The RNA shown here (transfer RNA) has 73 nucleotides and comes from a Nitrospirota bacterium.
[in-house]
RNA sequence: GCCUCGAUAGCACAACUGGGAGUGCAGCAGAUUCUUAAUCUGAAGGUUCUGUGUUCGAGUCACAGUCGGGGCA
Numbered sequence: 001g002c003c004u005c006g007a008u009a010g011c012a013c014a015a016c017u018g019g020g021a022g023u024g025c026a027g028c029a030g031a032u033u034c035u036u037a038a039u040c041u042g043a044a045g046g047u048u049c050u051g052u053g054u055u056c057g058a059g060u061c062a063c064a065g066u067c068g069g070g071g072c073a
Stems, first nucleotide, its partner, number of pairs: 001072007010025004019056001028042004049065005
């Protein structure tokens, strides 16, 4: 340099063919317990890497860029 995969909550990841952004863990509050742990319940937490475009509508499609993994030279 070229090819390819990826970037979504604090962390690990989903989101099927473009149509309501979710799960687990962690953290917070409560219940239970003499207390802690475990367990259960609840609430909260998001500029979906950045920018532009297409579209009535973009996490998803197109283009450019940044970062990371793999491959070729």
NCBI's taxonomy places the organism under Bacteria, Pseudomonadati, Nitrospirota. The RNAcentral record of the sequence draws on ENA.